[in-house]
RNA sequence: GGCAUGGUGGCCAAGCGUAAGGCGUCGGUCUUGUAAACCGAAGAUCAUGGGUUCAAAUCCCAUCCGUGCCU
Numbered sequence: 001g002g003c004a005u006g007g008u009g010g011c012c013a014a015g016c017g018u019a020a021g022g023c024g025u026c027g028g029u030c031u032u033g034u035a036a037a038c039c040g041a042a043g044a045u046c047a048u049g050g051g052u053u054c055a056a057a058u059c060c061c062a063u064c065c066g067u068g069c070c071u
Stems, first nucleotide, its partner, number of pairs: 001070007010023003017054001025041005047063005
């Protein structure tokens, strides 16, 4: 340098017309008190910029970063 693949809450991770789920965090129930269990809540400008579309996390282009392969 070329090709492929990925970037989504603090972490992991799903998703083609309302952004799932798990862990964690906070509050509650329970307990002498923790933990566990159960209930509830908060937390995402979806890597950046542009384009297409009535509508883009999703499709297209460029850029940045990670991983793998090739030279």